[in-house]
Context: one part of a larger RNA
RNA sequence: CUGGGCUUAAAGCGCACGUAGGCGGUUUUGCAAGCAGGGUUGUGAAAUCCCUCGGCUCAACCGAGGAACUGCACCCUGAACUGCAUAACUUGAGGAUGGAAGAGGAGAGUGGAAUUCCUGGUGGAGCGGUGAAAUGCGUAGAUAUCAGGAGGAACGCCAGCGGCGAAAGCGACUCUCUGGUUCGUUUCUGACGCUGAGGUGCGAAAGCCAGGGGAGCGAACGGGAUUAGAUACCCCGGUAGUCCUGGCCGUAAACGAUGGGUACUGAAUUGGGGGGAUUCCCAUGUUCUCCCAGUUGGAGCAAACGCGUUAAGUACCCCGCCUGGGGAGUAUGGUCGCAAGGCUAAAACUC
Numbered sequence: 001c002u003g004g005g006c007u008u009a010a011a012g013c014g015c016a017c018g019u020a021g022g023c024g025g026u027u028u029u030g031c032a033a034g035c036a037g038g039g040u041u042g043u044g045a046a047a048u049c050c051c052u053c054g055g056c057u058c059a060a061c062c063g064a065g066g067a068a069c070u071g072c073a074c075c076c077u078g079a080a081c082u083g084c085a086u087a088a089c090u091u092g093a094g095g096a097u098g099g100a101a102g103a104g105g106a107g108a109g110u111g112g113a114a115u116u117c118c119u120g121g122u123g124g125a126g127c128g129g130u131g132a133a134a135u136g137c138g139u140a141g142a143u144a145u146c147a148g149g150a151g152g153a154a155c156g157c158c159a160g161c162g163g164c165g166a167a168a169g170c171g172a173c174u175c176u177c178u179g180g181u182u183c184g185u186u187u188c189u190g191a192c193g194c195u196g197a198g199g200u201g202c203g204a205a206a207g208c209c210a211g212g213g214g215a216g217c218g219a220a221c222g223g224g225a226u227u228a229g230a231u232a233c234c235c236c237g238g239u240a241g242u243c244c245u246g247g248c249c250g251u252a253a254a255c256g257a258u259g260g261g262u263a264c265u266g267a268a269u270u271g272g273g274g275g276g277a278u279u280c281c282c283a284u285g286u287u288c289u290c291c292c293a294g295u296u297g298g299a300g301c302a303a304a305c306g307c308g309u310u311a312a313g314u315a316c317c318c319c320g321c322c323u324g325g326g327g328a329g330u331a332u333g334g335u336c337g338c339a340a341g342g343c344u345a346a347a348a349c350u351c
Stems, first nucleotide, its partner, number of pairs: 004322003008304001012319001014202004021195003025089003029085003033082002035078005041073003050066006092192001093189004097184004104178007111155001116150007126137002163170002207248006216242002221237004259318006267296012300307002324351003333344004
C1' cells in the first nucleotide's frame, strides 16, 4: 500500500462551529479537460520475454529478422457520464409570516420547609450513639419544648422508562435579556448543500491561583470501638474542599462502550408536543398527519448475546480510529500548564 474492520473481541475524537480539501439536486445550450473510438504520426535505446530461421554434434549459449513494449505526446471524431461555462427550475437548504411546548442559557430579586448557632422562657438528669459499647455533650442546666434572631447551602410533594440542550448538563417562584426546536399557511431566495485535516470554542467531578463565604456534609488528621493486627468498614469530632466572583486546568465507564449526513425497507403498541377531519353541543372519544421519546418483534444482519424505520438492515458521501499480549499510554523530544499534569508518542527486551 492492498485487503479486512471499529456496541461487547484491537478500534468512533467528550461535544460542536468551521478553513483547506473531498463529495454534491433537476433541466437547456456550448466547450471538449477527464472519458470513449480512431490515426502510412512521433516516441517508447539495446538486451531480456514471445514467434520464425540460422551457428557451435544437441542443449544451455550466440547471431539475424519479426512481433511486442499494453505507455506517453500530438492530431481527428463523438458527446452518454464527470468537469468547466451559460441560461433556467424547485423537491435539498435557508428566509418571511401566524401559532405551540419546554428543569435550554445569563442576570436581578423573592419565598417556605429543614439543619446548625445565638438570646430568652418552661423544665431538671440525662442526652447521643451502636450489633453491643465507648470516646463525645450535660447541674457553668444539656437533650426535649416554646418564642425571637443570625447565617449558609439545597429546592420536598408535583416528578413520569416526562421535557429541554451539541455534548458536558439543566428541577422552588417572579421579572428582564437571550439561543435552539417544532407545527400550519401561502409567499420569498434559488443549490446558497453534506462532511470537515489543521484551527477555534464549549466541556462533570476533583485539583490550582487571587479575593470573599462557610450552615450541613466532609478527603487529610485526632479520638472511641472492632480485630491476632485494623494505617479500614461502625461511632464522636474535624481541616482543605463543597458555595460565590475572576482566572487556570481540559480530563472521565465524557457510555447508546454505537462519528456525522442523505435515501430506501413489513408490523404491533405506549407516552410527550402541534395541526386537520368527525359525533347536535361540551368534556372528550374516534381517525388522519408531522416532530420527539420508548417497548415488543418481521425480513435482513450478527461469532453469539442481540440490533431491528432511533439498525448493529440495504446503499452512497466525508471525517476519526485499529493491526497479537506485556514493556506502555511509559521513555525521549516537542508543545501546552502556576503546579498537578495534559496532548503527541516509540524502542530494546520478553511471551
Molecule: small-subunit ribosomal RNA, central domain
Organism: Planctomycetota bacterium